[in-house]
This is a predicted complex of two RNAs, RNase P RNA and transfer RNA, with 469 nucleotides together.
RNA sequence: CAGCACAGGUGGACGUUGGCGGGCGCGCUCGUCGUGACCGCGAGAGGAAAGUCCGAGCUCCAAAGGACAGGGUGCCGGGUAACGCCCGGUGAGGGUGACCUCGAGGAAAGUGCCACAGAAAACAGACCGCCGGCGCUCACGCCGGUAAGGGUGAAAAGGCGGGGUAAGAGCCCACCGCGCGAUCGGUAACGGUCGUGGCAAGGCAAACCCCACCCGGAGCAAGGCCGCAUAGGGAGGCGCAGGCGAGGCAGCGAUGUCUCGCCCGGAGGGCUGUCCGCUCGAGCCUCCGGGUUGGCUGCUCGAGACGCGUGGCGACGCGCGUCCUAGAGGAAUGUUCGCCGCUGCGCUCGGGGUGACUCGGGCGCGGAACAGAACUCGGCUUACGAGCCGCUAC
RNA sequence: GGUGGGGUAGCCAAGUGGUCAGGCAAUGGUUUGCAAAACCAUUAUACGCGAGUUCGAAUCUCGUCCCCACCUCCA
Numbered sequence: 001c002a003g004c005a006c007a008g009g010u011g012g013a014c015g016u017u018g019g020c021g022g023g024c025g026c027g028c029u030c031g032u033c034g035u036g037a038c039c040g041c042g043a044g045a046g047g048a049a050a051g052u053c054c055g056a057g058c059u060c061c062a063a064a065g066g067a068c069a070g071g072g073u074g075c076c077g078g079g080u081a082a083c084g085c086c087c088g089g090u091g092a093g094g095g096u097g098a099c100c101u102c103g104a105g106g107a108a109a110g111u112g113c114c115a116c117a118g119a120a121a122a123c124a125g126a127c128c129g130c131c132g133g134c135g136c137u138c139a140c141g142c143c144g145g146u147a148a149g150g151g152u153g154a155a156a157a158g159g160c161g162g163g164g165u166a167a168g169a170g171c172c173c174a175c176c177g178c179g180c181g182a183u184c185g186g187u188a189a190c191g192g193u194c195g196u197g198g199c200a201a202g203g204c205a206a207a208c209c210c211c212a213c214c215c216g217g218a219g220c221a222a223g224g225c226c227g228c229a230u231a232g233g234g235a236g237g238c239g240c241a242g243g244c245g246a247g248g249c250a251g252c253g254a255u256g257u258c259u260c261g262c263c264c265g266g267a268g269g270g271c272u273g274u275c276c277g278c279u280c281g282a283g284c285c286u287c288c289g290g291g292u293u294g295g296c297u298g299c300u301c302g303a304g305a306c307g308c309g310u311g312g313c314g315a316c317g318c319g320c321g322u323c324c325u326a327g328a329g330g331a332a333u334g335u336u337c338g339c340c341g342c343u344g345c346g347c348u349c350g351g352g353g354u355g356a357c358u359c360g361g362g363c364g365c366g367g368a369a370c371a372g373a374a375c376u377c378g379g380c381u382u383a384c385g386a387g388c389c390g391c392u393a394c
Numbered sequence: 395g396g397u398g399g400g401g402u403a404g405c406c407a408a409g410u411g412g413u414c415a416g417g418c419a420a421u422g423g424u425u426u427g428c429a430a431a432a433c434c435a436u437u438a439u440a441c442g443c444g445a446g447u448u449c450g451a452a453u454c455u456c457g458u459c460c461c462c463a464c465c466u467c468c469a
Stems, first nucleotide, its partner, number of pairs: 001390001003388002006385001008340007016044002019041004024036004028031001046370001050381002053379005058219004065276004070215005075089005090104001091102004105210002110208002112204003127150002129146007158176002161173003177199001178197008223297004233288006242263009268280004290468002304323008342367011395465007404418003412449001420436005442458005
């Protein structure tokens, strides 16, 4: 610096939560029933059970639809049920090294920002300096050229050397860098070689944005069943429209009323942002108030664990065999007493060594981390004890 | 157990890339016999913590710590 496995062991006593079995008591709906205490047998936290940061299963919302908005991911290839995870590569960066880190698409689509300082901060730009001209000359001033030098800054518009020039400048040339093209290697990211362009395109996308891909929402307090109890109470708001036909009843009739069918409408609810679309629809929405604080289920057999073989550099896949490993609900998994193992300190004994010191034994007093399931998995992150193996440097 | 929101001075609180407003409180002074109120002035103490992006972070991103709120069922 990497990787791996572990999370002290064992026995007794007393508890505690499920499961199975047994006989006994009680209850009724008389059952492979419920329940109560008792007896016996067997089981009972983790590598992170944590944070709830990602991804899924499962359940409901409509069978989960369309568009927009919104969110996420972002080198390449692979793994996976899936992922923002993992593996293997590429590139960049760090380290003497073993090795490590990376949110690593696009800044020549557009918009925006770049404080202070500085002359100038993105259609570049003359403060000092350098050069030329004019004011007769110097100083100084004015006009012009110049981005090589100074200065400012996080950043100053390719770098460095030579030529060139009034001074300079990719103005020209070599090398480097960059862009473009060809070719070779590679699945690809990319890398090598050759040619070519005199150089354009400052930085920021963990700024908006563009591009590619992905995402419906809510969550086990989801959801299902049974039971108990209460005022189906109050306030506010919206709606139950309409047409046609048939039939019954009332009426002298016009007509009214009731039922059924069809058409058309319909507040509001659901598809958890908006619109469309779909659907339910005669009641609905909001607030205040009322009752209950029970039982069963979901619930633990699963992308399951272990072993062997096999394919793959690896993540992982495939085949065979064996096993069943908590299921609580204000919430169990504990307490205590030994023995053994590990370890710190003190005392002491023995061996080795000139010595510093070291090896082994005995006794006494101690110590042993982070932390506790709550529907279930796969990851990540964080917390934390002690060990083994390998590699690197001195 | 699940979900959402928030940490800026002693307290309340604005700021959402460029040296963090404002109010209360505190301190000193004026006033008063002494206080309160009022008026004037003043400084110090602040972006929960650790990393990253950026020239630059309270602000953007990630991790972490803490605090607050909501979520049973029935009609």